[in-house]
Notes: A computed fold for a 93-nucleotide RNA from a Pseudomonadota bacterium, annotated as Glycine riboswitch aptamer. Rfam family: Glycine riboswitch aptamer. Rfam's curators write: This family represents the bacterial glycine riboswitch.
RNA sequence: GCGAGCCUCUGGAAAGCCGGCGCCGCCCGCGCCGCACCGACGGAGAAAGGGCAUCCGCCCGAAUCUCUCAGGUUCCGCGACAGAGGGGGGCGC
Numbered sequence: 001g002c003g004a005g006c007c008u009c010u011g012g013a014a015a016g017c018c019g020g021c022g023c024c025g026c027c028c029g030c031g032c033c034g035c036a037c038c039g040a041c042g043g044a045g046a047a048a049g050g051g052c053a054u055c056c057g058c059c060c061g062a063a064u065c066u067c068u069c070a071g072g073u074u075c076c077g078c079g080a081c082a083g084a085g086g087g088g089g090g091c092g093c
Stems, first nucleotide, its partner, number of pairs: 001091002006086006016035001018034006036073003042069001043067003049060004
């Protein structure tokens, strides 16, 4: 000098206030079942290319792409990512 994890604040999309049953006096809310959806927590997949082998194959290989296991589908909340601040493992001189 650069600077990771991490912390704080701010911004931050998508998709059913779906149906049935139950709890509650009712509403809201919650649980279970069912169908339909979303992708930007997480997770999974693998292209170009490269390596091994040289018969087949095997390994490495990214995402905001793909899949939706989990998660989510009024609001709230979560939220990849972005900005600002703090921080200072480590790296270089």